[in-house]
RNA sequence: AUCUUAUCGUGAGUGAUUGAGGGACAGGCCCGUCGAUAUCACAGCAACCUUCCUAAGAGGAGUGGUGCUAAUUCCUGCAGAAUGAAUUUCUGGAAGAUAAGAG
Repeated sequence: AUCUUAUCGUGAGUGAUUGAGGGACAGGCCCGUCGAUAUCACAGCAACCUUCCUAAGAGGAGUGGUGCUAAUUCCUGCAGAAUGAAUUUCUGGAAGAUAAGAG
């Protein structure tokens, strides 16, 4: 890198160094010299693995392995339904992210 399954309207930030980009991609819309990004330190959130309990479901814990700490995964992208002048709303999918497993 690829495949399978599950989840994605909750939650959680400060400091040091760096110094102009960042929000996956495209369009939009935002964030950013009142400091983007990256690295480090400390702190926190969550509960996939873990662990306790249970017949199971439900539930508890947070030492350890990951993950995360602007905006619903920021919104849309493809298809369908309702209303339709524009459009708006809803449902499912695609894509993406994370975890566990497979290979």
The RNA shown here (SAM riboswitch aptamer (S box leader)) has 103 nucleotides and comes from Halobacillus alkaliphilus. Of the family's consensus pairs, 86% are formed in the model. Taxonomically the source falls in Halobacillus (Bacteria, Bacillati, Bacillota, Caryophanales). Its mean pLDDT, the model's own confidence on a scale to 100, is 85.